About this RNA
The RNA shown here (small-subunit ribosomal RNA) has 1535 nucleotides and comes from Candidatus Kuenenia stuttgartensis. NCBI's taxonomy places the organism under Bacteria, Planctomycetota, Candidatus Brocadiia, Candidatus Brocadiales, Candidatus Kuenenia. The sequence is in RNAcentral, with records from SILVA.
RNA sequence: AGGGUUUGAUCCUGGCUCAGAGUGAACGCUGGCGGCGUGUUUUAGGCAUGCAAGUCGAACGCGAAAGCCCGCAAGGGCGAGUAGAGUGGCGAAAGGGUGAGUAAUGCAUGGACAACCUACCCCUGGGACUGGAAUAACUACUGGAAACGGUAGCUAAUGCCAGAUGGUCUUGUCGGGCGGCAUCGCUUGAUAAGUAAAUGGUUGGUCUCGGCCUUCUGCCGAGGGAGGGGUCCAUGUCCUAUUAGCUAGUUGGCGGGGUAACGGCCCACCAAGGCAACGAUGGGUAGCCGGACUAAGAGGUUGGACGGCCACACUGGGACUGAGAUACUGCCCAGACUCCUACGGGAGGCUGCAGUCGAGAAUCUUCCGCAAUGGACGCAAGUCUGACGGGGCGACGCCGCGUGUAGGAUGAAGGCCUUCGGGUUGUAAACUACUGUUGCAUUUUAGGAACACCGAGGGGUGAAUAGCCCUCUUGGGUGACCAUGAUGUGAGGAAGCACAGGCUAACACCGUGCCAGCAGCCGCGGUAAUACGGUGUGUGCAAGCGUUACUCGGAAUCACUGGGCAUAAAGAGCACGUAGGCGGGCUCGCUAGUCAGAUGUGAAAUCCCCCAGCUCAACUGGGGAACUGCAUCUGAUACUGCGAGUCUUGAGGACGAAAGGGGAGAGUGGAACUUCUGGUGGAGCGGUGAAAUGCGUAGAUAUCAGAAGGAACACCGGUGGCGAAGGCGACUCUCUGGUUCGUUUCUGACGCUGAGGUGCGAAAGCGUGGGUAGCAAACGGGAUUAGAUACCCCGGUAGUCCACGCCGUAAACGAUGAACACUAGGGAGGGGAAACUCCACGUUUUCCCUCCUGGAGCUAAUGUUUUAAGUGUUCCGCCUGGGGAGUACAGUCGCAAGGCCGAAACUCAAAGGAAUUGACGGGGGCUCACACAAGCGGUGGAGCAUGUGGUUCAAUUCGAAGCAACGCGCAAAACCUUACCUAGGUUUGACAUGCAGGGAUUAGUUUGUGGAAACAUGGAUGACGCCCGAAAGGGUGGAACCUGCACAGGUGCUGCAUGGCUGUCGUCAGCUCGUGUCGUGAGAUGUCGGGUUAAGUCCCUUAACGAGCGAAACCCUUACUGCUAGUUACCAACAGGUUAUGCUGGGGACUCUAGCGGGACUGCCGUGGUCAACACGGAGGAAGGUGGGGAUGACGUCAAGUCCUCAUGGCCUUUAUGCCUAGGGCAACACACGUGCUACAAUGGUCGGUACAAAGCGCUGCAAGGCCGCAAGGCGGAGCUAAUCGCAUAAAACCGACCCCAGUACAGAUUGCGGGCUGCAAUUCGCCCGCAUGAAGUUGGAAUCGCUAGUAAUCGCACAUCAGCAUGGGUGCGGUGAAUAUGUUCCUGAGCCUUGUACACACCGCCCGUCAAGCCAUGGGAGCCAGUAGUACCCGAAGUCGCUGACCUAACCCGCAAGGGAAGGAGGUGCCUACGGUAAGACUGGUGACUGGGACUAAGUCGUAACAAGGUAGCCGUAGGAGAACCUGCGGCUG
Repeated sequence: AGGGUUUGAUCCUGGCUCAGAGUGAACGCUGGCGGCGUGUUUUAGGCAUGCAAGUCGAACGCGAAAGCCCGCAAGGGCGAGUAGAGUGGCGAAAGGGUGAGUAAUGCAUGGACAACCUACCCCUGGGACUGGAAUAACUACUGGAAACGGUAGCUAAUGCCAGAUGGUCUUGUCGGGCGGCAUCGCUUGAUAAGUAAAUGGUUGGUCUCGGCCUUCUGCCGAGGGAGGGGUCCAUGUCCUAUUAGCUAGUUGGCGGGGUAACGGCCCACCAAGGCAACGAUGGGUAGCCGGACUAAGAGGUUGGACGGCCACACUGGGACUGAGAUACUGCCCAGACUCCUACGGGAGGCUGCAGUCGAGAAUCUUCCGCAAUGGACGCAAGUCUGACGGGGCGACGCCGCGUGUAGGAUGAAGGCCUUCGGGUUGUAAACUACUGUUGCAUUUUAGGAACACCGAGGGGUGAAUAGCCCUCUUGGGUGACCAUGAUGUGAGGAAGCACAGGCUAACACCGUGCCAGCAGCCGCGGUAAUACGGUGUGUGCAAGCGUUACUCGGAAUCACUGGGCAUAAAGAGCACGUAGGCGGGCUCGCUAGUCAGAUGUGAAAUCCCCCAGCUCAACUGGGGAACUGCAUCUGAUACUGCGAGUCUUGAGGACGAAAGGGGAGAGUGGAACUUCUGGUGGAGCGGUGAAAUGCGUAGAUAUCAGAAGGAACACCGGUGGCGAAGGCGACUCUCUGGUUCGUUUCUGACGCUGAGGUGCGAAAGCGUGGGUAGCAAACGGGAUUAGAUACCCCGGUAGUCCACGCCGUAAACGAUGAACACUAGGGAGGGGAAACUCCACGUUUUCCCUCCUGGAGCUAAUGUUUUAAGUGUUCCGCCUGGGGAGUACAGUCGCAAGGCCGAAACUCAAAGGAAUUGACGGGGGCUCACACAAGCGGUGGAGCAUGUGGUUCAAUUCGAAGCAACGCGCAAAACCUUACCUAGGUUUGACAUGCAGGGAUUAGUUUGUGGAAACAUGGAUGACGCCCGAAAGGGUGGAACCUGCACAGGUGCUGCAUGGCUGUCGUCAGCUCGUGUCGUGAGAUGUCGGGUUAAGUCCCUUAACGAGCGAAACCCUUACUGCUAGUUACCAACAGGUUAUGCUGGGGACUCUAGCGGGACUGCCGUGGUCAACACGGAGGAAGGUGGGGAUGACGUCAAGUCCUCAUGGCCUUUAUGCCUAGGGCAACACACGUGCUACAAUGGUCGGUACAAAGCGCUGCAAGGCCGCAAGGCGGAGCUAAUCGCAUAAAACCGACCCCAGUACAGAUUGCGGGCUGCAAUUCGCCCGCAUGAAGUUGGAAUCGCUAGUAAUCGCACAUCAGCAUGGGUGCGGUGAAUAUGUUCCUGAGCCUUGUACACACCGCCCGUCAAGCCAUGGGAGCCAGUAGUACCCGAAGUCGCUGACCUAACCCGCAAGGGAAGGAGGUGCCUACGGUAAGACUGGUGACUGGGACUAAGUCGUAACAAGGUAGCCGUAGGAGAACCUGCGGCUG
């Protein structure tokens, strides 16, 4: 810091997604140790059990028992004034938990209290006098199941009460001084009234047992402090306007009450206020902060642990006590729930620590200890303390350590891969030498501990050596829990997880075969998957690794820093104007903003820096910095602001001119149209692509005259004018708005924008009333069509027009908000003014408006450019991926149609803009081609041949499939071929190589048996090298054979795994590159343009200059010729010879043969053309403009064809899918198609005669002459390895004769008989001959093919294949030998340029809607159910307060007493009021028969609406219609 993903590629816009960090986490696999942290985020759900708040005998009165001892026993003593309960004091309001509620009675920051309180603690100074009455405990009796009481009696206090005294206390009155901040504050004096107490406890001494002295503590009142609390103010503090108005104690006042204290906090009265677009009220959500996470920062998210504040304690209400509570483990009441009960009544509250159930993806021990720290009580010892300190559980997180170290190559074995050579795992292991962290075992010690207290010493108090006190010294003294060290042991107990297609580090094999599966995004998987699963290897991290969830980041993707709005999402249809925001020049003042400095605060912890302590780190301690904030004070005064004054340039007014379809009303006009009346006239008119419906002999159309009516205003007319926009077009009048120019005269900032608001606002549409000529939704009819609810035609109603009133929308567009300023030019039009001038034209200058072109700049590009989309300022509106959807719901407006406002669920990974290259178009231009046209001949009809499809079959082997498969592979299927079928046989094999073993059998020759053959099984004969040996013979070996093992074999599959070869576009003229230039880029340029050509052939121009592959040329052949050569070819002259013949001698002239050359190049002339390329014409020439023909096939396209030519990866098969053999099949036959042949005849047929080629082929061959046969052919064999001999008579043609237009003397199919040839073999299934037979067919429908000159047409000849089989296929050869086209409208194909595009698998493209099916979410819905917050009324617990209080009452007063009084209470009652009830609504959620549309889903139905002129240009608004996309009307836009 970026990356992936829209496209064929590009740039942009834009979303989705990834890499990072984090977590109170969870899940999967795995798991050695330690330290420090952390652990119910869900049901503020319910809770068994234990513990979590007591303590004080130095406040007070009581007061056991067990046990022990004495005693015979009764009893006594010790236990013990102990345990225990009670009165009383202090505490229990802290500590601990949780986050339900709360959007402000909260929290944070800063202030205020002149409006307040404060137990315990500290300081100061003062005081504590005299009395009194009760009461618990206890005792007795008694109620109750229990909880808990009742009555009578006794008793104490630091409990309670009365009185006294009292000050700097409180209150009232009257003063003095000082000060401030509005009410006032501080201080001081006098006077009146009022208000205290516990001298109790304790230590020691002394004592006359009353007391006194002493110590400490406690008590009362007053002042102060510290700490704590209360209240008030300012600022900040989430979402929602589909919540816009809220409020009656409400806002304020006066007077009271109440409180610690201000205050409508409460009450009575008076006034009518208060809050709100700077968001009141309502709804939703939420504890707030220090901080935490993330981020470069600004921000965003968050508030678990730690700390501060708040709130809550089963739910709701209430007070009491107290310094403090409206009280978590107190009280009362109501409610829900749970428990006990003797049914009468009672008890309870874990959101304390553990624990349990439930819920959940998920969160621990019913542990130890008060040793430390802290707290309560106590003089203290001490007691209590689930606060706390510790241990336990969980890899939940962070940090640290280990699982060994060094050497070790034969690079072991095994695994995996392999091109079989090897590579890799890999120094890894083994092995050798070491170490000893950790674990285990044994053992050891420090520290957390300092206190309190006790002993001793010192000091203080005190009369004292007592006692007490002391941050003094010293000794003793307390551990729940756990480091550490040492020794031993021994490499021994300790590695996994994810990933490996790209992003993203890391690759191979096997399995699978769109299956199983993967996937964060793009996307993998349909038989060679680096993407699934496994294995090997690698990469990353590591006691963890991955996944999931969530947050921030990347995301400048809500943009303050830091975005946009012409076309990508986005400028409101236009204006006026309210609030608000912003605002010209100068001067003075103030200092709110602003800037600077200082002070206070910003708790601690955290973050950062430094230092330090745990072996390091995490963790912790100390110091610093920081906390960007707030407040106060002081200073500055440029700018903004505020106040005052002034100015004229912004703005406006006046005066003088000017242009104009600006608006409203009234009137007038002509042309056209339709209708009506009349005349003329007489058959059609009208309409269309063509028609028809329609009109017309009842007289149309046409034409003339007249009349009526309504609507619109030709020409002028123009990127001309006016208006804010919508919009405005004949003429005249009236009324009226705005604009421009000129003069400088006036006012003196009066301005700009503009949320809400108000007005205007095309067309269509609506209401009422008119009007209606034309046009024309709907509708009717005619056509078109597969259909035609359309396009076309004939009619035609609303409507279009007018008046008034609604509607309020358009592609209301410049798809561009308004205003101001600035920033190069050039040209044109419209409206003014001035100057010059020859006073007409004109030129120059200047202001306003409207266009064109264009530099800079900007822009993704297209483009825009003084009329900005440039550069700046101000204000408003709007946007944030596509679809769902401008839909639903709510609200509001409207008569309605509908408008405005305006979501979500769900779904996709894109949707989109501009430009590029192609392809395509029922777009355009140019050009070419037997493409058409002009011609000639065919095919399609017949018969036959051949190939294919189909069918059949045991098999009819396989392949080829539009052109570019179909006389194609096959340049030869009787067997063979042959791959197919049936049957028989065979298994190391028909064929190759190697290894091991065997034995001497063998190769070859010959001969039996079975058999269709193959094959099986016999007999006979029969080789070789070397060594030893005389020989016999023995040994050994190569090849061969046998057995066995490796392997062979496969025309089995995949041409979509491939090589090679081939077809096709197309012999079309194209396809590219280097450098340069242009463009952000894809890419362009070059290669375009003007000419020209067969050609991207050449020329010219030119930001291009060159080059390559193609074209051309080079090559072969053919046409002319020269030279050379002269046999087998040739023969002119000479000679010889023959019936005849180059037959012979000979010749090298000719033809010819075959080598080397020449020739043709627009070279020459003329004309045209750009002094060009080139074209046309001409000369010469055998040939003239690439002379004819051939070979030659660019980049590429079609996953074109071929695994059955060959080669080859992978897969399959191995007694078979291999191999051998016989027979059959490839040849079938209702049929269909392609390609051909022969014909249909007289330009012919038949017979007879006669003439002229070229190119080939021949020894397993071609075969002459001769003889035989009607012939096919046979016999025979000269010659020839070929310019020598042969195949081999060329045929059409020509001459003559016959046939006479007919199914024939045409045609020859088919069939019969008889022959011939090849071959082991012609039955299935060959070819040929003779005789006989003599079918269809009389020129071929729709349609379609070839050919432009030695071509078509026609005629024969040869060859390959081959035993035979083609004079019908193929390849060649020559003979005869035309017609037509000097054109490009059309069909087909092609090339170039251009245009549009929503196509890129590229039009055989893309794509829309209904219907049908499945699935998902959602709206409506008769209703039903539940919840929330209020309103009105009813009821009214507990309780405070008020009133009452005839009943009750110890303290004080009066009284001898009785009694009375004071004071208080029970009870009663009033206000308030929780729960509850009733009523009508509001809001929210759930559910609901049925219903609406929507999204999605390889191959359903109907059409074809859009994209090209998409075949009727499309789209917008509106209205009507229609199965559906849609169609039509009206107006608008160009996208």